[in-house]
RNA sequence: GCCCACGUAGCUCAGGGGAUAGAGCGUCGGUUUCCUAAACCGCAGGUCGCUGGUUCGAUUCCAGCCGUGGGCA
Repeated sequence: GCCCACGUAGCUCAGGGGAUAGAGCGUCGGUUUCCUAAACCGCAGGUCGCUGGUUCGAUUCCAGCCGUGGGCA
C1' cells in the first nucleotide's frame, strides 16, 4: 500500500428501514441475615465511532474518514 471483518450501556453482545434501542453480567438502592455472601425485587446508565449521502423516515442501506482485529505484499 491493497483486501476482509468489526465499532451499540462500565464489560460481553443482540437488534440489519418506522416502538420510548434491548439482554446478561456489573454499579447503586431495597427485602432477607447478628454480619457477610447467595437469592429475590427495583432504579440509573446510550451523541448506536465521526462526517456526508439515499429515504417521508437511518442504529439499520451507501460513501469517505478514524479506530480495533485479521489476511496478502